Context: one part of a larger RNA
RNA sequence: UUGGGCGUAAAGCGCGCGUAGGCGGCUGCGUAAGUCGGAUGUGAAAGCCCUGGGCUCAACCGAGGAAGUGCAUCCGAAACUAUGUAGCUUGAGUGCCGGAGAGGGUGGUGGAAUUCCUGGUGUAGAGGUGAAAUUCGUAGAUAUCAGGAGGAACACCGGUGGCGAAGGCGACCACCUGGACGGACACUGACGCUGAGGUGCGAAAGCGUGGGGAGCAAACAGGAUUAGAUACCCUGGUAGUCCACGCCGUAAACGAUGAGUACUAGGUGUUGUGGGUAUUGACCCCUGCAGUGCCGAAGCUAACGCAUUAAGUACUCCGCCUGGGAAGUACGGCCGCAAGGCUAAAACUC
Numbered sequence: 001u002u003g004g005g006c007g008u009a010a011a012g013c014g015c016g017c018g019u020a021g022g023c024g025g026c027u028g029c030g031u032a033a034g035u036c037g038g039a040u041g042u043g044a045a046a047g048c049c050c051u052g053g054g055c056u057c058a059a060c061c062g063a064g065g066a067a068g069u070g071c072a073u074c075c076g077a078a079a080c081u082a083u084g085u086a087g088c089u090u091g092a093g094u095g096c097c098g099g100a101g102a103g104g105g106u107g108g109u110g111g112a113a114u115u116c117c118u119g120g121u122g123u124a125g126a127g128g129u130g131a132a133a134u135u136c137g138u139a140g141a142u143a144u145c146a147g148g149a150g151g152a153a154c155a156c157c158g159g160u161g162g163c164g165a166a167g168g169c170g171a172c173c174a175c176c177u178g179g180a181c182g183g184a185c186a187c188u189g190a191c192g193c194u195g196a197g198g199u200g201c202g203a204a205a206g207c208g209u210g211g212g213g214a215g216c217a218a219a220c221a222g223g224a225u226u227a228g229a230u231a232c233c234c235u236g237g238u239a240g241u242c243c244a245c246g247c248c249g250u251a252a253a254c255g256a257u258g259a260g261u262a263c264u265a266g267g268u269g270u271u272g273u274g275g276g277u278a279u280u281g282a283c284c285c286c287u288g289c290a291g292u293g294c295c296g297a298a299g300c301u302a303a304c305g306c307a308u309u310a311a312g313u314a315c316u317c318c319g320c321c322u323g324g325g326a327a328g329u330a331c332g333g334c335c336g337c338a339a340g341g342c343u344a345a346a347a348c349u350c
Base pairs, nucleotide, nucleotide: 003322004321005320006319007304008303012318014201015200016199017198021194022193023192025088026087027086028085029084030083031082033081034080035077036076037075038074039073040072041071042070049065050064051063053061054060091191092188093187094186095185096183097182098181103177104176105175106174107173108172109171110154115149116148117147118146119145120144121143125136126135162169163168206247207246208245209244210243211242215241216240220236221235222234223233258317259316260315261314262313263312266295267294268293269292270291271290272289273288274287275286276285299306300305323350324349325348332343333342334341335340
């Protein structure tokens, strides 16, 4: 509980799609529900307000009047909202052409490196550290050469570069597939925005079943360090990391900044794609649209800072906050195989 707020003080749902609802472009004509004007009725008495009166005054009392934001009915107005109808093209969308992209999915292919195995050469060390030791090695290690196996990740290009709603996406090729952007025209004709519920997607870790397992590595073991060392360092090492299918549904899921529309100085870089100018051509120069960075005017801000990618100026819709702790806990409900998740208090205390 009127309000005031939500980048960092409490506060933007992790992100889409979308139901109800809320809100919604331009023009003509109609209706009159909202809206506005008028009239009538009603709006008890008391009270409040005004006028004059009675108790010596006042409080108090009694009389008259006014007011009574409201409701009902009738008459009227038609700008706005609503609604009906007829149209419009600027919002939205469709068709056509064009290129950009780690957007998603499936299958295949490749090279470097690590590890392991086999064989050759070769001999006493190797490895590791601050220094060591655990460890490996004369049953031939490390090093080096050749061959093979297997798994995972893709150096350079690579960029405050690109794509995606977010999570996220990076070797190459093919196929399937989503979106955005630029361009000239044609078409539909407000078909739009938001979105309580709902529904889908959703890093890592974790869970279930079955595979796979090179490297790395929670747990664990050992060696060191230390007063101790359940750590940091070292040697090993299992889940896991990978694949398929099914769960989980969280995060500093961050721009700590919800979505949409319009408006409000510039400068400079970069990505995609147009126009002009220019040229043999790549450039350069001017200019447009869409993205992505930096710096800055006005303005805003408690300050920091933000500043046409707003945290400026406005409107629409949703979500959320309301002193700290107890607590994102208990209880209940819903979901989950579990771990737990979602919703969400109070006593008490400062």
RNAcentral holds the full RNA, with entries from ENA and SILVA. Predicted 3D model of a 350-nucleotide part of an RNA (small-subunit ribosomal RNA, central domain) from an uncultured organism. Rfam family: Bacterial small subunit ribosomal RNA.